A computed fold for a 387-nucleotide RNA, annotated as Bacterial RNase P class A. Its mean pLDDT, the model's own confidence on a scale to 100, is 76. Rfam family: Bacterial RNase P class A. Rfam describes the family as follows. Ribonuclease P (RNase P) is a ubiquitous endoribonuclease, found in archaea, bacteria and eukarya as well as chloroplasts and mitochondria. Its family is annotated with dimeric ribonuclease P complex, tRNA processing and ribonuclease P activity in the Gene Ontology. By type it is a ribozyme.
RNA sequence: GAGACGCGUUGGGUGAUCGCUGUGAUAAACAGAGGAAAGUCCGAACACCAUAGGGCAGCGAGCCGGAUAACGUCCGGGCACCUUGAUGAUGGGUGACGACAAGUGCAACAGAGAGCAGACCAGCCCCCGAUCUAACGAUCUGGGGUGAUGGGUGAAACGGUGAGGUAAGAGCUCACCGGCGUCGGUGGUAACAUUCGGCGGCCAGGUAAACUCCUCGCGGUGCAAGGCCAAAUAGGGAAACGAGACCGAGCUGCCCGUUCGGGUGCCGAAAGGCGGCGUUUCCGGGUAGGCCGCUUGAGCCAUUCGGCAACGAAUGGCCUAGAUGAAUGAUCACCGCCCGCUAUAUCCAGCGGGAGACAAGAUUCGGCUUAUAGACGCGUCUCAUUU
Repeated sequence: GAGACGCGUUGGGUGAUCGCUGUGAUAAACAGAGGAAAGUCCGAACACCAUAGGGCAGCGAGCCGGAUAACGUCCGGGCACCUUGAUGAUGGGUGACGACAAGUGCAACAGAGAGCAGACCAGCCCCCGAUCUAACGAUCUGGGGUGAUGGGUGAAACGGUGAGGUAAGAGCUCACCGGCGUCGGUGGUAACAUUCGGCGGCCAGGUAAACUCCUCGCGGUGCAAGGCCAAAUAGGGAAACGAGACCGAGCUGCCCGUUCGGGUGCCGAAAGGCGGCGUUUCCGGGUAGGCCGCUUGAGCCAUUCGGCAACGAAUGGCCUAGAUGAAUGAUCACCGCCCGCUAUAUCCAGCGGGAGACAAGAUUCGGCUUAUAGACGCGUCUCAUUU
């Protein structure tokens, strides 16, 4: 110097023209997406429904302290692991980080043996038998003991040194050392730490993102929540009217008696009551549609103060989409950014060219996660050149 990767910041500015949405008086004028508006994962506000109390099941959270309306988020600390470093200290990174020393379960391959294990080879010891020997004993065969010694397998093979003990051995027992647990002391709000003291042969593998145990928490649905106003048409309810005659006359039909009459929505002898149909008016529920919820809010900006920090407080200033088949766009110019050329030590200047990602509100906040061109900053690695 270049490249790759990771982390962080930023995510262009001004103006003109033509459009779009909203406010406004259909005027003038003004306002008009994001750092993630996204995924809808977590926590809340708000709304409605449900809800005596307790338990079981189920789901979730899980070192400590703080921040916060709340959180599974953030800050600080502890511990563990990784990295830098000879070690330590320091710095950086990561962590679903209660308990496997309550119980149950699980673990490929290799290996004799893998969980209160194990005798495969060599070694050590004991016993039976055979052979040799005068005997001690030696050798061989078979059986057994031994995890103390060496080998071998594996990610992992069940503390170390010494003494006692034993046939030989073994925490089998003891002393010391180491580890763990526990009680106490000390430091710390606590997690925890401890070169401190006592006790316990306890020596204890891994795994809870296996069951499980312990502590704590948990009703549901989401602004299409929910509230208000309210057509046309068709249902529902009520009242009035039906005039000479709505359900009558006549005709037809039916019924009753009978040869010509009577009755005709129903009940009743009648008065009257009830019903059906039609018209008009009124009432009520729902739909279409409209309005509210809706954006002034755990709000944003600046300064000061408190705190290691997350964050909080005070003062001052600001108003910044609220649309609903859903607006926020396009073109151009200049500045900015990048590349090349000219001249140049560089800046400046001139000319030419180029790029612009991820993605876009839909009740509102606080987080998390994921995406992101270019530019800038930091870190790591690789390559090249020079010293």

It was read from a public genome assembly, where an Rfam model found it. The model forms 99% of the base pairs in the Rfam consensus.